RNAcentral holds the sequence, with entries from ENA.
The RNA shown here (Bacterial RNase P class A) has 374 nucleotides and comes from a Woeseiaceae bacterium.
Its mean pLDDT, the model's own confidence on a scale to 100, is 76.
Rfam family: Bacterial RNase P class A. Rfam classes the family as a ribozyme.
A source record names the gene rnpB.

């Protein structure tokens, strides 16, 4: 020096004038009071690391519902984190990578189903294209032998094809061949070690040995899931047509003088099921029309930032101290001048937080590798 590769911070900045939203404080006014008003006035705060994506996963409101079942979705190595996750972090297995790093739909094919194009003889309890074999049978060439040929037979170790072809190398052994038999590796099953645990082993024995890949194919196994969502939801005010239709009880039985009350039986119960069991409702469920679509609130002090120390390989936990940092509602930070300069990109909260994915400008560090000096 040059390439990578992995983390961290920032996101123009200052002054100055007018302008905007909130919030207080202090003045006029108005009101018993709450509190309202005001181009008055001082003072503080005022969009992001992704606010985007709506993929996920929760806090919160609401629901006469609540509990099983089956059905539907999600997730898929092992331990850990955290409210929770499909998210993070360690580590195991595998791939990539010269390497620092990266990356993962990783359970199970001996439960059962189905695919694997084209080529090739044959694609899975799957074959005979080209072969090899006369040890065996029959025929011909020739009467035996030997040769060669064709039929039956035997064979899958050689060649081909393919992404993959009945486990690899080597010795036997056989008519030729074959785990046929041995040795070795592979692989299975038990066992040790060693670590929670996924697994690891240059450890032992056992067996010729489950006859392939695929489950991001149905499908088996584990474990998880109530729905709807701030346009929830609550209070005020006002206005409308307490309108129409449908469906159930108004049935039975106990008790009461009787009103009534209990049970049963019908219906209906918030968002899969004409599923099972408890409630619950019955001047109640359900649909279509109508009118309001203003105002308050929900609305920001929180699984909250920030600093230290303590534990932990980490993610992240405890603990002490501090700090309050946006709440619009047709939608709040906009204009102008002046300096300074490494650069100003992708881009604007709308109940409110953990992720994760995507889009982007500048600095700063740690690590690798490559040249080149010394």
């Nucleotide at each position: 020096a040059g390439a990578g590769u992995c983390g961290g911070c920032c996101a123009g900045a200052c002054a100055a004038u007018c302008g905007c939203c909130g919030g207080u404080g202090c003045c006029g006014c108005c009101a018993c009071a709450c509190g309202g008003c005001g181009c008055g006035u001082g003072c503080c705060g005022g969009a992001g690391g992704a606010a985007a994506g709506u993929c996920c996963g929760g806090g919160c409101u609401c629901c006469a519902u609540c509990g099983g079942a089956c059905a539907a979705g999600g997730c898929g190595c092992c331990a850990g984190g955290u409210a929770a996750c499909g998210c993070c972090u360690g580590g195991a297995g595998g791939a990539c990578g010269u390497g620092a790093g990266u990356c993962c739909a990783u359970g199970g094919a001996a439960a059962g189903u189905g695919c694997c194009a084209c080529a090739g003889a044959a694609a899975a309890u799957a074959u005979a294209c080209c072969g090899c074999c006369a040890a065996g049978g029959c025929g011909u060439g020739u009467a035996c032998c030997c040769c060669a040929c064709g039929c039956c037979g035997g064979u899958a170790a050689g060649g081909g094809u393919g992404a993959a072809a009945a486990g690899g190398u080597g010795c036997g052994g056989u008519a030729a061949g074959a785990g046929c038999g041995c040795a070795c590796c592979g692989c299975g099953c038990g066992g040790g070690u060693g670590g929670c645990a996924a697994c690891a082993c240059a450890c032992c024995g056992c067996g010729g040995c489950a006859c392939g890949g695929u489950a991001a194919a149905c499908c088996c196994c584990g474990c998880c899931u109530g729905g709807a969502g701030c346009a929830a939801g609550a209070c005020c005010a006002a206005a409308u047509a307490g309108g129409g239709g449908a469906g159930u009880a108004c049935g039975c039985g106990a008790u009461u003088u009787u009103u009534g009350u209990c049970g049963c039986a019908c219906c209906g119960c918030c968002g899969g099921u004409c599923c099972c069991g408890a409630g619950c409702g019955g001047a109640c469920u359900c649909c279509c029309g109508g009118g309001u679509a203003g105002g308050u609130u929900g609305c920001u002090a929180g699984a909250g930032g920030c600093a230290g120390c303590c534990g932990g390989u980490g993610a992240c936990g405890g603990u002490u101290g501090u700090c309050c940092c946006a709440g619009a509602u047709g939608a709040a930070u906009g204009a102008u001048u002046g300096u300074c300069c490494c650069u100003g990109a992708c881009a604007g909260a709308a109940c409110c937080c953990g992720g994760c994915u995507u889009a982007c400008g500048g600095c700063c560090g740690g690590c690798u590798c490559u040249c080149u000096c010394u």